[in-house]
A computed fold for an 83-nucleotide RNA from Ottowia flava, annotated as SAH (S-adenosyl-L-homocysteine) riboswitch aptamer.
RNA sequence: CUAUCCGAGGAGCGUUGCAGCGUCUGCCAACUGGCCGGGCGUGAGGCUCGGACACCUGACAACGGCAACGACGCUCACCCACU
Numbered sequence: 001c002u003a004u005c006c007g008a009g010g011a012g013c014g015u016u017g018c019a020g021c022g023u024c025u026g027c028c029a030a031c032u033g034g035c036c037g038g039g040c041g042u043g044a045g046g047c048u049c050g051g052a053c054a055c056c057u058g059a060c061a062a063c064g065g066c067a068a069c070g071a072c073g074c075u076c077a078c079c080c081a082c083u
Base pairs, nucleotide, nucleotide: 002054004052005051006050007049008048009047010076011075012074013073014072015071018046020042021041022040023039024038025037026036027034028033045069
């Protein structure tokens, strides 16, 4: 760095639907495939940060810090101000 798992970033309900996923099907192909299409279903923590852990790479030493974001509508919670 990447993969997986866990935690955090306040929460609930509803709506839409991109990616992804499931399923059916058309075309190409003949390899149980496609940097191809279509239908139906599902789908708004998929993002960031921290930790654990496997792998790879680097370094040889050191302590410290801790957020920014997340379609639309409603409700609640929390904080601030005003009355």